[in-house]
Context: one part of a larger RNA
RNA sequence: GGACGAACGCUGGCGGCGUGCCUAACACAUGCAAGUCAAAGGGAAGCAACUUCGGUUGUGAGUACUUGGCGCAAGGGUGAGUAAUGUAUAGGUAAUCUGCCCUUUGGGCUGGGAUAACCCCGAGAAAUCGGGGACAAUACCAGAUGAUGCAGCGGAACCGCAUGGUACUGUUGUUAAAGAUUUAUCGCCAAAGGAUGAGCCUAUAUCCCAUCAGGUAGUUGGCAGGGUUAAAGCCUACCAAGCCUACGACGGGUAGCUGGUCUGAGAGGAUGAUCAGCCACAUUGGAACUGAGACACGGUCCAGACUCCUACGGGAGGCAGCAGUGAGGAAUAUUGCGCAAUGGGCGAAAGCCUGACGCAGCAACGCCGCGUGGAUGAUGAAGUUCUUCGGAAUGUAAAGUCCUUUUGUAGAGGAAGAAUAUCCCGGUUUACCGGGACUGACGGUACUCUACGAAUAAGCCACGGCUAACUCUGUGCCAGCAGCCGCGGUGAUACAGGGGUGGCAAGCGUUGUCC
Numbered sequence: 001g002g003a004c005g006a007a008c009g010c011u012g013g014c015g016g017c018g019u020g021c022c023u024a025a026c027a028c029a030u031g032c033a034a035g036u037c038a039a040a041g042g043g044a045a046g047c048a049a050c051u052u053c054g055g056u057u058g059u060g061a062g063u064a065c066u067u068g069g070c071g072c073a074a075g076g077g078u079g080a081g082u083a084a085u086g087u088a089u090a091g092g093u094a095a096u097c098u099g100c101c102c103u104u105u106g107g108g109c110u111g112g113g114a115u116a117a118c119c120c121c122g123a124g125a126a127a128u129c130g131g132g133g134a135c136a137a138u139a140c141c142a143g144a145u146g147a148u149g150c151a152g153c154g155g156a157a158c159c160g161c162a163u164g165g166u167a168c169u170g171u172u173g174u175u176a177a178a179g180a181u182u183u184a185u186c187g188c189c190a191a192a193g194g195a196u197g198a199g200c201c202u203a204u205a206u207c208c209c210a211u212c213a214g215g216u217a218g219u220u221g222g223c224a225g226g227g228u229u230a231a232a233g234c235c236u237a238c239c240a241a242g243c244c245u246a247c248g249a250c251g252g253g254u255a256g257c258u259g260g261u262c263u264g265a266g267a268g269g270a271u272g273a274u275c276a277g278c279c280a281c282a283u284u285g286g287a288a289c290u291g292a293g294a295c296a297c298g299g300u301c302c303a304g305a306c307u308c309c310u311a312c313g314g315g316a317g318g319c320a321g322c323a324g325u326g327a328g329g330a331a332u333a334u335u336g337c338g339c340a341a342u343g344g345g346c347g348a349a350a351g352c353c354u355g356a357c358g359c360a361g362c363a364a365c366g367c368c369g370c371g372u373g374g375a376u377g378a379u380g381a382a383g384u385u386c387u388u389c390g391g392a393a394u395g396u397a398a399a400g401u402c403c404u405u406u407u408g409u410a411g412a413g414g415a416a417g418a419a420u421a422u423c424c425c426g427g428u429u430u431a432c433c434g435g436g437a438c439u440g441a442c443g444g445u446a447c448u449c450u451a452c453g454a455a456u457a458a459g460c461c462a463c464g465g466c467u468a469a470c471u472c473u474g475u476g477c478c479a480g481c482a483g484c485c486g487c488g489g490u491g492a493u494a495c496a497g498g499g500g501u502g503g504c505a506a507g508c509g510u511u512g513u514c515c
Base pairs, nucleotide, nucleotide: 001515002514003513004512006511007510008509009508010507013370014369015368016367017366018365019363020362021328026326027325028324030323031322032321035070036069037068040067041066042065046059047058048057049056050055077281078280079279086206087205088204089203090202091201092200093199096198097197101194102193103192104191105190106189107188109143110142111141112140118133119132120131121130122129123128149174150173151172152171153170154169155168157166158165159164179186180185207253208252209251214244215243216242219241220240221239222238224236225235226234256278257277258276259275260271261270262269263268283304284303285302286301287300306317307316308315309314334360336359337358338357342356343354344353345352346351373403374402375401376400383394384393385392386391408452409451410450411449412448413447417442422437423436424435425434426433427432459504460503461502462501463500464485465484466483470499471498472497473496474495480487481486
């Protein structure tokens, strides 16, 4: 000098764009953050009609409840752990999987028994649970069909990195399905390919300590079996005795990694907030279930700590989601508005949900822009300070005169962000074209115009040298200053105050950290 997620002191007009718990991965009141589908189903209630007032029938875009499907593995948060099961780069998978989506081929037959909600009875303080009865499905089960799938036994071609791979072929066995509707479509099953996503493997790189020098028995390899979507000591039995290590094993400490960011002429050094990619975690530890995908933040089970309820028998909970509270701290914001846009989930769609997101609020926390007026104005006013008492400085500064109106106050008008979505009409036709309509949280905001009126707007630090800027008074090694050198003991340009000056400016200084 530059930089900052900064803090502190004094001061503070406006706007735009960003940023905002770095500390206790401490504990959390309250609300919200994941639902949706009636075009897969059952449906109390409701409504209508009839009624012998007991009910019956119909309707139902059909509320609660419930079965079922998809989603809840994304999005959002945090950085505790992790020094390599991570990350970055480059490869491999002849060792693999992949819901929804796209392309293609073929199929979609016939039956059955349950069950929830519901009704009845019961247990319990509650959470919740037990028994009996009725009924549905794209829920469940059985049978049929069946290949290019899978498995067994074969054939033959080509290729290769050994085990093998690719395309083909014979035969045997085996494996599937679900319908809905407003008739436009949307689904269902099997197979092949793609896309996307993921798993696994390898090489290289990846902080400090040698006052850590030897470490290792599933350890290193083989064989057999198990296991996984998949290779593998991943696991088990047996056999061998290996394997790693001064190119730093093992141990200890610290730490999420990267694109990047800061600095620097560069080489480097430091760093990893915001944004983006990857990883890990979700009160602590462990485990699996479901599923295409989890060993799952707002799922389940077990154990621990903590908090809450209890009728003492037993139960409930997890903000490192968004707000917010307490605590800690030098220190970090609203219990706001909206799904209008973008994106996501479900749905045929209308639509519903979305603290993602879009916005607004708070904070000079940062960067950038603008303003606090412009011109003129000398008897060089007054005041103040200094003085050699003549005067000098503040100083065109003020006053005065003439203007302007960003900002300000008041008023009028007033957006874009939104059409390729949706609906309607028409035409071609099965997804397009043309026309029209509707939809804005921000917000009566931005912006434009009008009126008023210099009106509403300047501080902070420094002035001995480094270092731009000097004098007076007070103080008297006192009080104090200080980044370093050093000032102060009676004429202090260094302390304190006044005047003046210098620097920066809605900021200026100080402290901290990095180069």